[in-house]
């Protein structure tokens, strides 16, 4: 340099172009003498960044940054 793949909540991951969710974690409450377990609820997101298409983009297109895998060239 070329190709492929990935980037979404604190972590691991979902989401057919149509209100971004789950598990774990955190916080509050219930239960318990206390803790754990269990039950109920809440907070937490410019979907890496920028632009485009569209009535509407996490998803499609372009650019760009970063991680991983493979290939090629030079030294």
């Nucleotide at each position: 340099g070329c190709g492929g793949u990935g980037g979404u909540a604190g972590c691991u991951c979902a989401a057919u172009g149509g209100u971004a969710g789950a598990g774990c974690g955190u916080c509050u409450c219930c239960c318990u003498u206390c803790c754990a377990a269990g039950g109920a609820g809440a907070a937490g997101g410019u979907u890496g960044c920028g632009a485009g298409u569209u009535c509407g983009a996490g998803c499609c297109u372009c650019g760009u940054c970063c991680g991983c895998c493979g290939c090629u060239c030079c030294a």